A computed fold for a 531-nucleotide part of an RNA from Chaetoceros neogracilis, annotated as large-subunit ribosomal RNA, domain I. The RNAcentral record of the full RNA draws on ENA. The coordinates come from a structure-prediction model, not an experiment, and the mean pLDDT is 82.
Context: one part of a larger RNA
RNA sequence: GGCGUUUGGUGGAUGCCUUGGCAGUAAGAGGCGAUGAAAGACGUGAUACUCUGCGAUAAGCCAUGGGGAGCUGAGAAUAAGCUUUGAUCCAUGGAUUUCUGAAUGGGGCAACCCACCUGAAUGUUUGUUAUUGUUACCCUUUUGGGUGUCAAUAAUGAGCAUAAACAGGUACUUAUUACCUGAAUACAUAGGGUUUUAAGAGCAAACCCGGGGAACUGAAACAUCUAAGUACCCGGAGGAAAGGAAAUCAAUUAGAGACUCUGUUAGUAGCGGCGAGCGAACGCGGACCAGCCAAGCCUGAUAAGUGACCAGAAUGACCUGGAAAGGUCAGCCAUAGUGGGUGACAGCCCCGUAUGGGAAGCUUUGAAGGAUGUAUUAAGUAGGGCGGGACACGUGAAAUCCUGUUUGAAGAUCGGGGGACCACCCCCGAAGGCUAAGUACUCCUUACUGACCGAUAGCGAACCAGUACCGUGAGGGAAAGGUGAAAAGAACCCCGGGAGGGGAGUGAAAAGAACAUGAAACCGUAAACUU
Repeated sequence: GGCGUUUGGUGGAUGCCUUGGCAGUAAGAGGCGAUGAAAGACGUGAUACUCUGCGAUAAGCCAUGGGGAGCUGAGAAUAAGCUUUGAUCCAUGGAUUUCUGAAUGGGGCAACCCACCUGAAUGUUUGUUAUUGUUACCCUUUUGGGUGUCAAUAAUGAGCAUAAACAGGUACUUAUUACCUGAAUACAUAGGGUUUUAAGAGCAAACCCGGGGAACUGAAACAUCUAAGUACCCGGAGGAAAGGAAAUCAAUUAGAGACUCUGUUAGUAGCGGCGAGCGAACGCGGACCAGCCAAGCCUGAUAAGUGACCAGAAUGACCUGGAAAGGUCAGCCAUAGUGGGUGACAGCCCCGUAUGGGAAGCUUUGAAGGAUGUAUUAAGUAGGGCGGGACACGUGAAAUCCUGUUUGAAGAUCGGGGGACCACCCCCGAAGGCUAAGUACUCCUUACUGACCGAUAGCGAACCAGUACCGUGAGGGAAAGGUGAAAAGAACCCCGGGAGGGGAGUGAAAAGAACAUGAAACCGUAAACUU
């Protein structure tokens, strides 16, 4: 050095676990904001920091209801306190709510700087009134009365001033109230100024409507075409939005009867450098149904739901064990044997569960009453020309719909459509408007479910994660779970400077905090064998 065995170190795989995720189902909610939002900064404790809560009334204040013995949030103890005169806690409603932020008095490099007006308050001058005191004159026999002077105090009114502190207001736009002014142009009007009142603004996951609108790609190249009216940008709204009560379909026998969504029709008819590809409708079957010219608005009886919370059944012994919920024996409850916890696996130990009850607030309902309103047939329209766009339909035989431009009717004896166009026939009545349900989505709340994951998985994030860290910035973006039933977290002794180790002790077990299990790579140890 090699080989196998032994026994260790290192390392953190594996199985086990789950506080976290993922995907759904059923309900709810579908908004918050100038009454200042979302998001933050800074503060706030007996307290150095972080999280959580809260806001100079600052882990909190008030009220109502619940509840009934402990409490002062977490990391994490200690001190000092609170509480049956009912705390902490839970629900509901209020108060407070610094500064930034649409941020809105002006500015600004967000959380900072600088203002003005008014009020209150204070001071001062003054008017009026009252009371008390003072003093002069008059009346009176006295008590006293009257008219004046001066002073103090109080109430009330007015003027002026105010350093700091306090309260309110002061942005813009649109609409609106009142007043003053005021052209061309006489009255006026437009316009200007001051003022009152209200609304808007910003944020938010997807869904929806509208206005704009790519390219990569495919066509095995590429230009029409496709991707695709997709991505993206902008505007707007609601809990849904949009659409909607036929100038609709159908059909030559008859019929249907708003819209939306859906299965089928059907990858059909068609469109298409007839390439790649694109791709209906009628009809039939379902979901849901509703019609109208304000269906709504205000007050709101009643009823139902939700709701902090309340009541809520029934087990013992022995054995094993550190521990019983396990095993054995014998019982019991069940409208409750969903689930979780408890020293191993508990219907009967605890929390719960079934079931029943439950205040305020809120939600739904809407008896009855009240107020208001109730259009009247649509012209620069239909249609035509030119150019585009939308229709499954690429200009085509191209109907239908929209319109940039240019033209331009009729008047129910009329007009539009039935895929060029004409006739007949049939069906409808445009150029005003509203309309629930069925449909789409889930930032969020509650309950439940899973042949979903189980820490390299599952959200990026089970852990103080959109953190640490990287980047000028837009932006990118981790790693990191497990002592034990209980800290009982190892008093004391020895070696050592310490780290650490050896005893002792705890514990079922050191599982000893670099802590459950503890594979392999890698590095040693011991005794053989072999070179």